[in-house]
């Protein structure tokens, strides 16, 4: 650095440092000298992965029904841990391209799509 692939409307912030941005880009519209990003320290949070435990399959022993062990594998099953990764303003802060609906419509509402973020795999 591509490419696959799921999520994304839940959740959770102090302190020091820094001294003007920031929310990905465009338009908006916030957030910000009552202190931006960035770092640093503590604190939290639980999406993914990952330990753990259940289930169910499947195998192996034993057995009248069962019942006992065990690796993988499955779980759009459930609980609980906080190890990796991450994350703690507002739906990903809302629009953006398309369809569909609403008598029409630049309004609304709803579907996909794009685009980013994050994890997992692969490269």
């Nucleotide at each position: 650095u591509u490419c696959u692939u799921a999520u994304c409307g839940a959740g959770a912030g102090a302190g020091g440092u820094g001294g003007a941005g920031g929310g990905g880009c465009c338009g908006g519209c916030c957030c910000g000298a009552u202190g931006a990003a960035g770092c640093c320290u503590c604190g939290g949070c639980a999406a993914c992965c990952g330990g753990c435990g259940c289930u169910g399959a499947c195998g192996a022993g034993u057995u009248a029904a069962g019942c006992u062990c065990g690796c993988c594998c499955a779980g759009c099953g459930c609980g609980g841990c906080a190890g990796g990764u991450g994350c703690c303003a507002a739906u990903u802060c809302c629009g953006g391209c398309g369809g569909u609906g609403u008598g029409g419509a630049u309004g609304c509402a709803c579907c996909g799509g794009c685009a980013g973020a994050u994890g997992a795999g692969a490269u």
Annotation:
The prediction has a mean pLDDT of 76. The RNA shown here (SAM riboswitch aptamer (S box leader)) has 123 nucleotides and comes from an uncultured Caldilineaceae bacterium. The model forms 97% of the base pairs in the Rfam consensus.